[in-house]
Molecule: Bacterial RNase P class A
Organism: Candidatus Kapaibacterium sp.
RNA sequence: GGGGGACACCGGGCAGUUGCUCGGACGUCCGACAUUGUCUGACGUCAGGGAGGAAAGUCCGAACUCCAUAGAACAGCACGCUUCCUAACGGGAAGGCGGCAAGACGGGUUCGCCCGCCAAGCCGACGGAUAGUGCAACAGAAAGAUACCGCCAUUGCGGGGCUCUGCCCCGCAAUGGUAAGGGUGAAAUGGUGAGGUAAGAGCUCACCAGCGGCCGGGUGACCGGCCGGCUCGGCAAACCCCGUGCGGAGCAAGAUCAAGCAGAUGCGAGUGCGUUUCGGCGCAGCGGUGUUGUUCGUGCCGCCGGACUCCGGUCCGACCUCGUUUCGGGUCGAUCGCUCGAGGCUGACGGCAACGUCAGUCCCAGAUAAAUAACUGCCUCCCCUCGUUCGAGGGAAGACAGAAUUCGGCUUACAGGUGUCCUCCCGUG
Numbered sequence: 001g002g003g004g005g006a007c008a009c010c011g012g013g014c015a016g017u018u019g020c021u022c023g024g025a026c027g028u029c030c031g032a033c034a035u036u037g038u039c040u041g042a043c044g045u046c047a048g049g050g051a052g053g054a055a056a057g058u059c060c061g062a063a064c065u066c067c068a069u070a071g072a073a074c075a076g077c078a079c080g081c082u083u084c085c086u087a088a089c090g091g092g093a094a095g096g097c098g099g100c101a102a103g104a105c106g107g108g109u110u111c112g113c114c115c116g117c118c119a120a121g122c123c124g125a126c127g128g129a130u131a132g133u134g135c136a137a138c139a140g141a142a143a144g145a146u147a148c149c150g151c152c153a154u155u156g157c158g159g160g161g162c163u164c165u166g167c168c169c170c171g172c173a174a175u176g177g178u179a180a181g182g183g184u185g186a187a188a189u190g191g192u193g194a195g196g197u198a199a200g201a202g203c204u205c206a207c208c209a210g211c212g213g214c215c216g217g218g219u220g221a222c223c224g225g226c227c228g229g230c231u232c233g234g235c236a237a238a239c240c241c242c243g244u245g246c247g248g249a250g251c252a253a254g255a256u257c258a259a260g261c262a263g264a265u266g267c268g269a270g271u272g273c274g275u276u277u278c279g280g281c282g283c284a285g286c287g288g289u290g291u292u293g294u295u296c297g298u299g300c301c302g303c304c305g306g307a308c309u310c311c312g313g314u315c316c317g318a319c320c321u322c323g324u325u326u327c328g329g330g331u332c333g334a335u336c337g338c339u340c341g342a343g344g345c346u347g348a349c350g351g352c353a354a355c356g357u358c359a360g361u362c363c364c365a366g367a368u369a370a371a372u373a374a375c376u377g378c379c380u381c382c383c384c385u386c387g388u389u390c391g392a393g394g395g396a397a398g399a400c401a402g403a404a405u406u407c408g409g410c411u412u413a414c415a416g417g418u419g420u421c422c423u424c425c426c427g428u429g
Base pairs, nucleotide, nucleotide: 001425002424003423004422005421006420007419008418009417010416012379013378014377015376016375017374018373020050021049022048024046025045026044027043028042029041031039032038033037052400056411057410059409060408061407062406063405064250065249066248067247068298069297071296072295073294074293075292076246077245078244079243080242081095082094083093084092085091096126097124098123099122100121103118105116106115107114108113127241128240132239133238134235135234148182149181150178151177152176153175154174155173156172157171158170159169160168161167162166190208191207192206193205194204195203209231211228212227213226214225215224216223217222254336255335256334257333263327264326266324267323268322269321270320272283273282274281275280285303286302287301288300289299304317305316306315307314308313343362344361345360346359347358348357349356350355381398382395383394384393385392386391
């Protein structure tokens, strides 16, 4: 100097003028309450604050609020290597294993490249295939089973050759052996090489992978060494199994105040026993009652009168507890929630780090149809044109984009710029 990669930050600054809005202090006025104060509103002055790294998506997790049960079981859903961090998370940090990989080194080369090993960095939806079920078209002999072509041996038949009563070669058929070679395929019951064999095969051996045992290291996932028989597919982002976890809804949650009305109709379920001081109480049963579903348990609410009867029950009426159909009425106002937080910044200590502890310091939007802005001057970056350079002229902050309960994450978008770290190549010292 150039290349590859990871991460963090900025994304205008200063000044003036005018304007919008919020809280604080002070003052004035109206009204109300009350006794010289309080509250609402309006106005004025002063000094201050005022839209992001994603405010987006609404995907996770929570804080907070409300709902009889935030109790149990099943279903359902989510997560899935290890350890640590965190309020928690499907998040983060550091590791492990696997895959990819800039590039370096070694070997081979038909100079195209190939093989081996190391590797900055990137990715992983990373528990289980011996609990079970299922899928893999076609091709292929065969997809968890096997012989199409082949190879070998024996026997028989035919032909040929020779050193001729024996041997060798070729072809066909039968029987037997084989899974090394070839073919099909994404994948063919370990791979490469050597020995061995009638021909072959872990049959034997060396190295490697897998599996099992022992020893050592590590908190652990795992790693290393030694020994051993020889070998026991793929897919769970297929159903499933195992382990862990989960009440739900959401600031339009919810709380308070004010104002106002008007309920009617139809249908369905429930209505036992004992006791009583006649208020009610006890037991059982029935109906209802949870802001995922079903069941169970607990708690709470309700359970009257008359007629008929074949004494099993049926019918009618009223009230209550609910559920539901249809028609109809009122309110769409004010205040709170609303910004002091698992908060920011600085320093020390601990930790590889994420982060934690301690100390100090600061208050940094709170709108409600929705404020947080506009103009001017200078400076700085950027863009366009001219120009050899110096420079001149113009543009106008020029990417993505605007809070609405708050916070921790994830995902997506982003013109231009700055910095740190890791690694490789070239050159120089």